[in-house]
A computed fold for a 75-nucleotide RNA from a Lachnospiraceae bacterium, annotated as transfer RNA. NCBI's taxonomy places the organism under Bacteria, Bacillati, Bacillota, Clostridia, Lachnospiraceae. Its Rfam family is "tRNA". The family's RNA type in Rfam is transfer RNA. Its mean pLDDT, the model's own confidence on a scale to 100, is 81. It was read from a public genome assembly.
RNA sequence: CGGGGUGUGGCUCAGCUUGGCUAGAGCACCUGAUUUGGGAUCAGGAGGUCGCAGGUUCAAAUCCUGUCACCCCGA
Numbered sequence: 001c002g003g004g005g006u007g008u009g010g011c012u013c014a015g016c017u018u019g020g021c022u023a024g025a026g027c028a029c030c031u032g033a034u035u036u037g038g039g040a041u042c043a044g045g046a047g048g049u050c051g052c053a054g055g056u057u058c059a060a061a062u063c064c065u066g067u068c069a070c071c072c073c074g075a
Base pairs, nucleotide, nucleotide: 001074002073003072004071005070006069007068010027011026012025013024020058029045030044031043032042033041051067052066053065054064055063
């Protein structure tokens, strides 16, 4: 320098190919119940403008362009 892959709550991931109820799961966290207490279990709750910027569209995590970080391959 060229090509490819990944990036979504604190962590691990789904959703992207077919744009559409203006984002979900498990674990972790908080509150309550249960327990002598803890754990387990049950109920409820908080937390993410989807790496960043721009474009297309009535509407973008999803399509397009640029760019950043990490990983792989090639030179």